[in-house]
The RNA shown here (transfer RNA) has 76 nucleotides and comes from a Gammaproteobacteria bacterium. It matches the Rfam family "tRNA". Model confidence (mean pLDDT): 81 of 100. The sequence is in RNAcentral, with records from ENA.

RNA sequence: GGGGCGUUAGCUCAGUUGGUAGAGCAGAAGGCUUUUAACCUUUUGGUCGCGCGUUCGAGUCGCGCACGCCCCACCA
Numbered sequence: 001g002g003g004g005c006g007u008u009a010g011c012u013c014a015g016u017u018g019g020u021a022g023a024g025c026a027g028a029a030g031g032c033u034u035u036u037a038a039c040c041u042u043u044u045g046g047u048c049g050c051g052c053g054u055u056c057g058a059g060u061c062g063c064g065c066a067c068g069c070c071c072c073a074c075c076a
Stems, first nucleotide, its partner, number of pairs: 001072007010025004019056001027043005049065005
């Protein structure tokens, strides 16, 4: 230098044909229990890595950039 994959909640990850974002764990409140743990119920939490574009509408499509992993090439 070229190519591939990835970046979504505090963490691990889903997200269909573009139709307006979810699960588990964690956190908070309550129930149960003498108390804790476990269990049950409810609930908070998001600029979807950043920017621009296409579109009525973008997590999803296009372009650029950043970061991580992998492969190839070049130099020495």